[in-house]
Order: sequence, then C1' cells, then structure tokens
RNA sequence: AUCGAAGUAACCGACGCGCGUCAAGUGCCAUUGAACGGGACGUUGUCAAUGGACGAAAGAGGGCGGAGAAUUUUUUCCGUACACUCUGCGGUGCGUUCGGUGCGUCCGUCAAU
Repeated sequence: AUCGAAGUAACCGACGCGCGUCAAGUGCCAUUGAACGGGACGUUGUCAAUGGACGAAAGAGGGCGGAGAAUUUUUUCCGUACACUCUGCGGUGCGUUCGGUGCGUCCGUCAAU
C1' cells in the first nucleotide's frame, strides 16, 4: 500500500422467574436530558424525567357468604377480586457463558499479500 475480518448501543427469538387483568405496564404525541464499535464527526435505534391524548379478556376449579332441599354431611341455587390453582389475555417487566440481527466516513486493531 492492497484486500479481508472482528467488536458497541440496541432489536428479535428461545428458555427461566415475575407483574397486571380493582389496568399498572406497553403503544402514541410534545419538551428536556443521557449513554451509544478503541478515537473523531455523524446517522439510526435506545433509555430516563415531566406533561398530554387514548385505552383492554377473561374462563374454569377451589375458598368464603346467603338461601333451599335433605338429614349429620351431602346436595342444589344465588352472590363474591378472595387472588389459592390451572388455562388464557397484555403490542407486560427482569434475567441468560443460549441462537439470530446489528455503524456511514476517516483513523486505529487483527489477518493475509
């Protein structure tokens, strides 16, 4: 010098543990701030705070209470968020020696010539 490669923030999946289902969270908008390949500039995406608008899926079992039947422990009906179990639901949170995706320019690093 030429050619090639690696690595960030973060995202998706899988798995695990939770939260909500009395609606928090997520998603949307605005403002401000932060971090973001080893360095510089910058992009994309991300996060936090505040404010605003919108907005949902429960079911079964069990428990508890009341009433009736029956008659000594069974049974029927009604009510119940009570949150114990299971199945769902939520553009749900966190985690991982897991899988996949993952910087534009210049310099740097690694490899080859």
The RNA shown here (THF (Tetrahydrofolate) riboswitch aptamer) has 113 nucleotides. Its mean pLDDT, the model's own confidence on a scale to 100, is 78. The sequence was found by an Rfam model in a public genome assembly.